[in-house]
RNA sequence: UGCGGGGUGGAGCAGUUGGUAGCUCGAUGGGCUCAUAACCCAUAGGUCGGAGGUUCGAAUCCUUCCCCCGCUA
Numbered sequence: 001u002g003c004g005g006g007g008u009g010g011a012g013c014a015g016u017u018g019g020u021a022g023c024u025c026g027a028u029g030g031g032c033u034c035a036u037a038a039c040c041c042a043u044a045g046g047u048c049g050g051a052g053g054u055u056c057g058a059a060u061c062c063u064u065c066c067c068c069c070g071c072u073a
Base pairs, nucleotide, nucleotide: 002071003070004069005068006067007066010025011024012023013022019056027043028042029041030040031039049065050064051063052062053061
């Protein structure tokens, strides 16, 4: 420089015939217990890296930019 992969709640990850985003862990509250852990129930937390475009509708398609990893010169 170029090419490839990735960016989604606090963490790790799903989500590609485009149809208003889910799982596990964690957090908070409650239950259980003499108590803690485990277990059970509930709740909160993300407009999907930024901007623009296409579309009735975009995490998903297109353009550009930023960041991370690998390869290459």
Predicted 3D model of a 73-nucleotide RNA (transfer RNA) from a Pseudomonadales bacterium. Rfam family: tRNA. By type it is a transfer RNA. The coordinates come from a structure-prediction model, not an experiment, and the mean pLDDT is 83.